[in-house]
Molecule: SAM riboswitch aptamer (S box leader)
Organism: Hymenobacter arizonensis
RNA sequence: UUUUUAUACAGAGGCGUGGAGAGACAGGCUCGACGAAACGCCGGCAACCAACGGGGCACCCGCCCCGAAACGGUGCCAAGUCCUGACCAUAUAAAAA
Numbered sequence: 001u002u003u004u005u006a007u008a009c010a011g012a013g014g015c016g017u018g019g020a021g022a023g024a025c026a027g028g029c030u031c032g033a034c035g036a037a038a039c040g041c042c043g044g045c046a047a048c049c050a051a052c053g054g055g056g057c058a059c060c061c062g063c064c065c066c067g068a069a070a071c072g073g074u075g076c077c078a079a080g081u082c083c084u085g086a087c088c089a090u091a092u093a094a095a096a097a
Stems, first nucleotide, its partner, number of pairs: 001097008013042005021031003025085004043077003048073002052067006081089001
């Protein structure tokens, strides 16, 4: 990068560096010198994966459902994915190539 599957009305920000953009795209609308992006530190949210407990299916490998927790791998922390459109368009997770 591509493909597949799942999820996208909930939730959660301070400080420092930086210095004009940001919210994917188009059109809107909004945020921004009372400091945007980006980076760093600390904090938090969530619960996809892993791990844990219970149950179901299966000859086995394993698969599925429920639960609790939040040490580990990711993700996220203005506005319903900000709104409308395209609805696999975008984002994230997991798996495969």